This is a predicted structure of an 80-nucleotide RNA (c-di-GMP-I riboswitch aptamer) from a soil metagenome. The prediction has a mean pLDDT of 87.
[in-house]
RNA sequence: GAUAAUGGCAAAAUCCCGGUGACGGGAUGACGCAAAGCUUCAGGUCUGGCCCCGUCGAGCCAGAUAGCUGGGCCGCCGAA
Numbered sequence: 001g002a003u004a005a006u007g008g009c010a011a012a013a014u015c016c017c018g019g020u021g022a023c024g025g026g027a028u029g030a031c032g033c034a035a036a037g038c039u040u041c042a043g044g045u046c047u048g049g050c051c052c053c054g055u056c057g058a059g060c061c062a063g064a065u066a067g068c069u070g071g072g073c074c075g076c077c078g079a080a
Base pairs, nucleotide, nucleotide: 001077008033009032013028014027015026016025017024018023031067037073038072039071041070042069043068044065045064046063047062048061049060050059
């Protein structure tokens, strides 16, 4: 990061499986993506639990989200 080229990934939805849950895995499928490759370091959002006379909130602990943002690491091509 281009009306370039080789390619790559795969949203929602549906089915099956796992999980208390957020959500994850597989199949089908493509909304899109120049890192939509990897990584929870920081923040955001979401889940479960604790705490509280009770409720809410706040706080704490454990988790989820990398296709929420930033950071770190690796990577294809080569016009301006």